[in-house]
């Protein structure tokens, strides 16, 4: 400052912007005791009052901060200086003399004003005299020079010196903002000698001489910018400011310029110039709030044209007084800072009314009200000050005192998801909004909006901005560079910092004492004054600074001198891809000749393109050129770093070791500078096998400007010369000392002995490891560990190592190096995970081997699409798609189009009524629900005998019912799927700064985290096994319907099958053999069965917002004469098509026809349904049995056996059709199922791709239930026949584990990068264009000063007069302000197009 809201009072503060413009008034006058003159007036004594001349004052006080990075301010110092009023001393005050303002006369002008003439007066002028003192010159002897005013009655003045005091002038030291994308500046410049000048030093001016003089300890340049004392913050140290009040300083419309004074170059003086604004008669004038009020403008923003001189203070006066927006008050504003008030007590029905509920309550809440008080402030009344110790009060009838009524005039404002004290409904539905950060908001928001309740602060609250703090987040105190930002590529070295042992000395820093200063206010402590504060008064102390001074002398420094351990010489050895030049080998690639020799050859995942019959390739001579040096070769060597590898010779740098003679601190580190500096590229000139960007061509590919391939040019080498950068890396700057080790290797050198080892040392290289450091990873005597010293560097990510300037460079380019603007992160190291077309190890019909299918035909069925009044909904990759539907003609049903009902078809309660309700038959209207009508039958329980209880039905109103309406992303349940995969965990302990490890990793093993063994782990929990159910084997018990050795039956038996209950049986128990004496594995014996015997049931933590509100159940939410409910009709069964799933087929391992065997497990009274009869069949008829081991369904088919058919669209296949007809069913049109006859399509084993199956299994036959009036090729169930293969784990999917990697964590179906394309935003060039500031040069020159001075003009002086002296004006020179032209530099603005960049 806004915003909302406001009761008093004290005591502060009030234009931060346009130094923008300014209308009125007021802010600085005063003196008659300096003077004339004029007015009133008068009691004639005298008193007032004027303009002017004259004298002080207007240089103070006030106000502003535009300039000013400077002796301008702050602090401490200084000499060469001036001071009006004041003080003190010493003298002095004498004679004269010309004028001029106003007066008045005259005239100009519109005004402002101004001309001429007469007069005339001073404390206004001017002469002479004097001159202790004073000033000048000096031969020290003198000599010259120059004052005064008077008014009065005291008294106050004047005039010259000396001195103070007080103010000011100048000079220095040190301190005083940023930028080097400002590196040079400076010609009065720097000094010197004269002169001039000034109050005073001085280049302050001017002549002459000299060339200085100032800068990396930042000069000059730009930007900013009034200093300070303090003031806000800060534990300090600093950081940030400089309102108020105080001190300097600068300005006064802008820019120059002097007068005049004691003091200005003068905010309310003067003069020019300018822009601007007023007046004018157009000829000329006037003006200057950054004094007080005040007014326009700007601007988020900042008072009253108020009162007084009562008080402080100032100015003039002998005074009296006058003057004072200086001062003191007052008004205005919650601006701030402090105090006060808005009422105190009791007060449960815990009223009412709100809000909110789980409806029981719970909050608001002692809070209201209701009794009882009390009056601060406010209000009215009355009194009534201090500020003045005569006399004067604006403030102000204030302040304070007293009384009187009366709770009675007086609370907002922000918040409530964390941070941060404080929560529930209701709207709202990524919409409105919120937000300081995280972030909220997409139908159940403690984050929007409102409500009730809570919190906080309180006459304010809250929101904006600004600084400081937290931020050790620029690290002086107090940081840090291996990977997070951060060591120059490396050396050499200036400057500068830093420095070894000992003496002496000196005292600059350091330490001490003392003196000065460090205004006053603030601050801080202690006292006192307004009732208390705030606020003021007094005292102290502090002001951490600077000077001066006496002292001290350990450290550092200076200066002298010793010394050797730092460092370097010397003397003797030693390694070495170290440098630079010469020369010189052989191997091998290419080319050339010459031969042998024939058709390929090269290349490659596989090819092609190339080369070859003109003879390639392969081979053997024999020749050319060049560029590299195999093996030796080693975390070996050496070099400062780049770097260096055949041999040999010259020349040259360093290094280490020995021995300690020799200098004697001579070191170290190094801002700028300089030098070396891979590779690639440039320049000019050679060379040019190979080898290879660019180029072609051939492949791969969708494409391939790339990976393969086959040519190839520059380059690559040489010799000069540029470039100057690299993941130039140990991402780790040099340098010195200290701090355990062990193992290796290089180059040395000692010792000992047993001669190839052992001790030992100095350098160098390397691996591991302790203490220490680390964020962790990791470093670790070669430090990233303890310390010094010295230099580079960093400050979020992105823009950008860009961009503009600068400097290098031929060029590429380098090098130094921002900013707008944008994000909330960008990054390290490490965990767990998931993933990897990364590894290892294992599994699984996962691939292989096999078999038999889908996909191709018709059919059925689901699904989608499309149709439609409706074709209800839902499921969607595995894991939707013969799924929900275990069975839509009506019903079902939820879907349509019509006609009905509205307490409702269904529950509960309330009223009124009937006691019956109800059942059969059956009539009209309707398509039916429904509406009327009738008729028959039947007369509910209890009972206190009351329509009283129940219980029924009808009636009503109203609470509710209902709802297959949305939300399965608001749930419960249940299910589905990784997966029956072997897995997920936890308790204590251990590690670890944490997440988290550990354990559960590892050797083995196993279907298995199954088990053994190890092991900083011990345990344990839910999974895995096993306990269950079946099933095969056997034993025992029990036998009716079973079953039967007795002859059918009856009757017997219960040995046998079988039934159903109960037990064993199997357990790696035995035995060899591998394995670690272990788990276990192999193999074997027995045995019905062997290593989980074969099936089932069983689904760990949890993923997948998987399914499902239409199974149930449910929170929210819509429907309520309809989104409820009836009721009949139709759809859910459409059809061009697409697809998932069957079943049947395509045929001879079949088909047909006869004929003839063996099962299991169901079901069955609204029901299976036998014999038997009738139909060609479906089926009707009939009617025994069977609540079932009793009887039925119910003949089992493939099979075998016998015949026929012979490779065709058939005696194969059956769709479709037509016509007869059966059977359920109210009722087969839409829209059932079967039957017989007749009809005979499409199909001759199925592209690409895909699916199951590992043994009683696949394949193939067939039976049977469940649903269900009927309607299966579906499903669920059963039994028959019975196979083929598995080498193997390379690949495809899926899974488990261990590891590595990761910029993923919504986890690769992940994240992510460029263009292009829209749209915004800042920004870089840009033909230029207008602006600002500066700098050269030139022109110009107003007023003004200062010099000249032919013209004019003069009152005092001289002079008898002419004159002269002096002065003015005028001219002119010389400095200079505005203004002109040229031409730099430097910064802002803008620009058509344009370049990159941010952000959606």
């Nucleotide at each position: 400052g806004c915003g909302c809201u406001g009761g008093c009072g004290g005591c502060a503060g009030g234009c931060c912007u346009a130094a923008c413009a300014c209308a009125u008034g007021c802010a600085a006058g005063u003196c008659g005791a300096g003077c004339g003159g004029c007015c009133c007036u008068u009691u004639c004594g005298g008193g007032g009052g004027c303009a002017g001349c004259g004298g002080c004052g207007g240089a103070c006080g006030g106000g502003u901060g535009a300039g000013u990075a400077a002796c301008g301010c702050g602090u401490g110092g200084g000499a060469a200086c001036g001071u009006g009023c004041c003080c003190a001393g010493a003298g002095g005050u004498g004679c004269g003399g010309a004028a001029u303002a106003g007066c008045c006369c005259a005239g100009g002008g519109a005004a402002a004003c101004u001309u001429g003439g007469a007069u005339u007066a001073a404390u206004a002028c001017c002469g002479c005299a004097u001159a202790c003192g004073c000033c000048c010159c000096u031969u020290c002897g003198g000599g010259g020079g120059g004052a005064a005013a008077g008014a009065a009655u005291u008294u106050c003045g004047c005039c010259u010196c000396u001195g103070g005091a007080u103010c000011g002038g100048c000079c220095c030291g040190c301190g005083u903002u940023g930028g080097a994308u400002u590196a040079g500046g400076u010609a009065g410049u720097u000094g010197g000698u004269g002169u001039g000048g000034u109050a005073a030093c001085g280049g302050c001016g001017c002549a002459c001489c000299a060339a200085g003089c100032c800068u990396g300890c930042g000069a000059u340049c730009c930007a900013u910018a009034g200093c300070u004392g303090g003031u806000c913050u800060g534990a300090g140290a600093g950081g940030a400011u400089g309102a108020u009040c105080a001190g300097c300083c600068a300005c006064a419309c802008u820019g120059g310029g002097a007068c005049u004074g004691a003091g200005a170059c003068a905010c309310a003086g003067c003069c020019c110039a300018g822009a601007c604004u007023c007046c004018u008669a157009c000829g000329g004038g006037a003006g200057g709030c950054a004094g007080c009020a005040g007014u326009g403008g700007g601007g988020a923003a900042u008072c009253u044209u108020c009162g007084g001189c009562a008080a402080u203070g100032g100015g003039c006066g002998c005074a009296a007084g006058c003057c004072u927006g200086a001062c003191c008050g007052a008004g205005c504003c919650a601006u701030g800072c402090c105090g006060c008030g808005u009422g105190a007590g009791u007060g449960a029905u815990g009223a009412a009314g709100g809000u909110u509920u789980u409806c029981g309550g719970a909050u608001u809440g002692u809070a209201a009200a209701a009794c009882u008080c009390u009056u601060u402030c406010g209000u009215c009344g009355g009194g009534g000050a201090c500020g003045a110790u005569a006399a004067u009060g604006a403030c102000g009838g204030u302040a304070c005192c007293c009384g009187a009524a009366g709770a009675a005039g007086a609370a907002g404002c922000c918040c409530c998801g964390g941070c941060u004290a404080a929560c529930u409904u209701c709207g709202u539905g990524c919409c409105a909004g919120c937000a300081g950060c995280c972030g909220c908001g997409g139908u159940a928001a403690u984050a929007c909006g409102a409500a009730g309740g809570g919190g906080g602060c309180u006459a304010g609250c809250g929101u904006u901005g600004u600084u400081c703090g937290g931020a050790a987040u620029u690290a002086c105190u107090g940081g840090g560079c291996g990977u997070a930002a951060a060591g120059c590529g490396c050396g050499c070295g200036u400057a500068g910092g830093c420095g070894g042992a000992u003496u002496g000395u000196u005292a600059a820093g350091u330490c001490a004492g003392g003196g000065g200063u460090g205004a006053a206010a603030u601050c801080c402590c202690g006292g006192g004054g307004c009732u208390c504060a705030a606020c003021c008064c007094c005292g102290g102390a502090a002001c951490u600074g600077c000077c001066c001074u006496u002292g001290a002398u350990a450290c550092u420094g200076g200066c002298a001198g010793u010394c050797u351990u730092g460092a370097g010489u010397g003397u003797g050895a030693g390694a070495g891809a170290g440098g630079c030049g010469a020369g010189u080998g052989g191997a091998a690639u290419u080319c050339c000749g010459a031969g042998u020799g024939u058709a390929g050859a090269g290349g490659u995942g596989a090819a092609a393109u190339u080369c070859g019959u003109a003879g390639a390739u392969a081979u053997u001579c024999g020749g050319a050129g060049g560029a590299a040096c195999a093996c030796c070769a080693g975390u070996g060597g050496c070099g400062a770093a780049g770097g260096c590898g055949g041999c040999u010779c010259g020349c040259u740098g360093g290094c280490u070791c020995a021995c300690u003679a020799c200098u004697g601190a001579c070191g170290c580190u190094g801002a700028g500078g300089c030098g070396c500096g891979a590779a690639a590229g440039c320049g000019u000139g050679g060379g040019g096998a190979g080898c290879a960007a660019a180029c072609a061509g051939g492949a791969u590919u969708a494409g391939a400007u790339a990976c393969c391939c086959u040519g190839g040019u520059a380059g690559u080498c040489c010799a000069c010369g540029c470039c100057g950068u690299a993941a130039a890396c140990u991402a780790u700057g040099a340098a010195u000392g200290c701090u355990a080790g062990u193992c290796g290797u290089c180059a040395g050198g000692g010792g000992g002995c047993u001669u190839g080892c052992c001790c030992u040392u100095u350098g160098g290289u390397g691996a591991c490891g302790c203490a220490g450091c680390u964020a962790a990873c990791g470093c670790a005597u070669u430090a990233a560990g303890c310390a010094u010293u010295c230099c580079g560097c960093c400050u979020g990510g992105g823009g950008a190592g860009u961009a503009c300037g600068g400097c290098c460079g031929c060029a590429a380019g380098g090098u130094u190096a921002a900013a707008a603007c944008u994000c909330a992160a960008a990054g390290g190291a490490a965990u767990u995970g998931a993933c990897g077309g990364g590894g290892g190890c294992c599994c699984g019909c996962a691939c292989a081997a096999g078999c038999g299918g889908u996909g191709g035909a018709g059919c059925a069925u689901g699904u989608g699409g499309u149709u439609u009044a409706a074709u209800u909904c839902g499921a969607a990759g595995c894991a939707a798609c013969g799924c929900g539907c275990a069975g839509a003609a009506c019903c079902u049903u939820a879907c349509c189009a019509c006609c009905c009902c509205u307490u409702g078809a269904c529950a509960u309660g309330c009223c009124u009524g009937u006691c019956g309700c109800g059942g059969c038959g059956a009539c009209c209207a309707g398509a039916g629900a429904u509406g009327g009508a009738c008729g028959c039958c039947u007369u509910c329980a209890g009972u206190u005998c009351g329509g009283c209880u129940g219980g029924a039905c009808a009636g009503g109103a109203c609470a509710c019912a209902g709802g297959u309406g949305c939300u399965g992303c608001a749930u419960g349940g249940c299910u589905g799927u990784c997966g029956u995969c072997a897995g997920c965990u936890c308790g204590u302990g251990u590690c670890g700064u944490g997440a988290g490890a550990u354990g559960u990793u590892g050797g083995g093993u196993u279907a298995a985290g199954u088990c053994c063994c190890g092991c900083a782990a011990c345990g344990a929990g839910c999974g895995c096994a096993a306990c269950c159910c079946u099933u095969g084997c056997c034993a025992u018990u029990a036998g009716u319907u079973g079953c039967u050795a007795c002859g059918a039956a009856a009757g017997g038996g219960c040995a046998c099958u079988c039934u159903a209950a109960u037990g064993g049986g199997a357990c790696u128990g035995c035995c060899g053999g591998u394995g670690a004496c272990a788990a276990a594995c192999c193999g074997g014996a027995g045995g019905a069965a062997g290593g989980u015997g074969g099936g089932g049931a069983u689904g760990a933590c949890g993923u997948c917002a998987a399914g499902u509100c239409c199974u149930c159940a449910u929170g929210g939410c819509c429907c309520u004469u309809a989104u409820g409910g009836g009721u009949a009709g139709g759809g859910c069964u459409a059809c061009a098509c697409a697809c998932g799933u069957c079943a049947u087929a395509c045929a001879a391992u079949g088909g047909c026809u006869g004929g003839u065997a063996c099962a299991a497990a169901g079901g069955g009274u609204u029901g299976c349904c036998a014999a038997c009869c009738c139909g060609c069949g479906a089926g009707g008829g009939g009617g025994a049995g069977c609540u079932a081991a009793u009887c039925c369904c119910a003949u089992a088919a493939a099979c075998c056996c016998a015949g026929u058919c012979g490779u065709a669209g058939u005696c194969c296949g059956g769709a479709u059709u037509g016509u007869a007809g059966u059977c359920u069913g109210c009722a087969a049109c839409u829209c059932g199922a079967c039957u017989g006859c007749a009809u005979g399509a499409a199909g001759u084993c199925g592209g690409a791709a895909u699916c199951g199956c590992u043994a009683g299994u696949a394949a193939u036959c067939g039976u049977g239930g469940a649903u269900c009036a009927g309607a299966a090729u579906g499903u669920c169930a059963c039994g028959g026949u019975g196979a083929a293969u598995a080498c193997g784990u390379u690949c495809c999917c899926g899974g488990g584990u261990c590891u590595u990697g990761u910029a993923c964590a919504c986890a690769c179906c992940g994240c992510c990068c460029g263009u292009c394309a829209c749209a915004c935003c800042a920004u870089g060039g840009g033909a230029g264009c207008g602006g600002g500031u500066u700098c050269c040069g030139c022109c110009a020159g107003a007023a003004g000063u200062a010099g000249u001075u032919a013209g004019c003009c003069u009152a005092a002086c001289c002079g008898c007069a002419a004159g002269g002296a002096g002065g003015g004006c005028g001219a002119u020179u010389a400095c200079c302000a505005c203004g002109g032209c040229g031409g730099g530099g430097u910064u802002c603005g803008u620009g058509a197009c344009u370049g990159g960049g941010g952000u959606g």